[in-house]
């Protein structure tokens, strides 16, 4: 520097359930295992989710709209374990 085949020390935790915050998207915390070689970290760019407030409209209802949210969607960026290989 490169790779993740196998081995090992570990390490995370989808869906689902409960509780518990949130208007929602979702988040935390238990349970719980479907996957992960960065499923560590940064909302930097793209994406996709929601629409409480705003704002529009023919005001019943409907539309837009992130300042919200998603890192287990894709790419960047920063830092790391153990193993090979050169």
């Nucleotide at each position: 520097u490169u790779c993740g085949a196998a081995a090992a020390a570990g390490g995370c935790a989808a869906a689902c359930c409960c509780a518990u915050c949130g208007a929602a998207a979702g988040g935390u915390g238990g349970g719980g295992g479907c996957g992960c070689a960065a499923a560590g970290u940064c909302a930097c760019g793209g994406g996709u989710c929601u629409a409480a407030c705003a704002c529009c409209c023919u005001c019943c209802g409907g539309g837009u709209u992130a300042u919200g949210a998603c890192g287990g969607c894709c790419g960047g960026g920063c830092u790391g374990c153990c193993g090979a290989a050169a």

This is a predicted structure of an 86-nucleotide RNA (c-di-GMP-I-GGC riboswitch aptamer) from Symbiobacterium sp. The sequence was found by an Rfam model in a public genome assembly. The coordinates come from a structure-prediction model, not an experiment, and the mean pLDDT is 83. It matches the Rfam family "c-di-GMP-I-GGC riboswitch aptamer". Rfam links the family to the GO term cyclic-di-GMP binding. NCBI's taxonomy places the organism under Bacteria, Clostridia, Eubacteriales, Symbiobacteriaceae, Symbiobacterium.